[in-house]
């Protein structure tokens, strides 16, 4: 070093800034309040797997090695639901550059359970939960 076996740790982010006001409250009226849920705009991106910058080594160079890059390619995970069916499970093009690009760069776009409330990916809340899977440790076997 390998495969399995127990343990321990760890394991998900995100509405800045404007507007509106037919939900609701306040008022005798005038009119005030009032959304992170509605507009406009900002903002996020779990975990394996692939992967061609750029990096680090090695030292002359190589189809090397180490490492690192994907929310929307390929898989995986929690949840809701009568644990049926269904939701979660969704969403990718153009251009470049190259032998070669689903990834790289650039360019505009899309996408995101469930319950509660004024309609929510970003608030509350099931949840100090559960998890992919990450590191570490112990005795055995061969």
């Nucleotide at each position: 070093a390998g495969a399995g076996u127990u343990c321990u740790u760890c394991g998900g982010g995100g509405c800045a800034g404007g507007g509106u006001g037919a939900a609701g409250c306040c008022g005798c009226a005038a009119g005030g309040c009032a959304a992170u849920u509605c507009c406009c705009g900002a903002c996020c991106g779990a975990c394996g797997g692939u992967g061609a910058u750029a990096c680090c080594a090695c030292g002359u160079a190589g189809a090397u090695g180490g490492g690192u890059a994907a929310g929307u390619c390929c898989g995986u995970g929690a949840g809701c639901g009568a644990u049926a069916a269904g939701c979660a499970u969704g969403a990718g093009c153009c251009g470049g550059u190259g032998a070669g690009a689903a990834u790289c760069c650039g360019g505009a776009a899309c996408c995101g359970a469930c319950a509660g409330u004024a309609c929510a990916g970003u608030c509350u809340g099931g949840a100090u939960g559960u998890g992919a899977g990450a590191a570490g440790a112990a005795a055995g076997c061969a």
Molecule: FMN riboswitch aptamer (RFN element)
Organism: Eubacterium oxidoreducens